[in-house]
Molecule: Fluoride riboswitch aptamer (crcB RNA motif)
Organism: uncultured Planctomycetota bacterium
RNA sequence: AUGUGUGCAGGCGAUGGAGCUCGCCUUGAACCGCCCCGCCCGGGGCUGAUAGCUCCUACCCGCAC
Numbered sequence: 001a002u003g004u005g006u007g008c009a010g011g012c013g014a015u016g017g018a019g020c021u022c023g024c025c026u027u028g029a030a031c032c033g034c035c036c037c038g039c040c041c042g043g044g045g046c047u048g049a050u051a052g053c054u055c056c057u058a059c060c061c062g063c064a065c
């Protein structure tokens, strides 16, 4: 210096925060949504603040005051 393994820790899971659980990655990483126009380029359309559950915040719809 490089490669592999292990431990601790950290990071990530299409829009914010927190707790718990699950999965992935080890920095050249994990991750960076879907549909249509045959593909690319380009254009048009759609769902969701979660990976999952719960709570808060923001947004949207309906009703009442």
Stems, first nucleotide, its partner, number of pairs: 009026005016056006033046005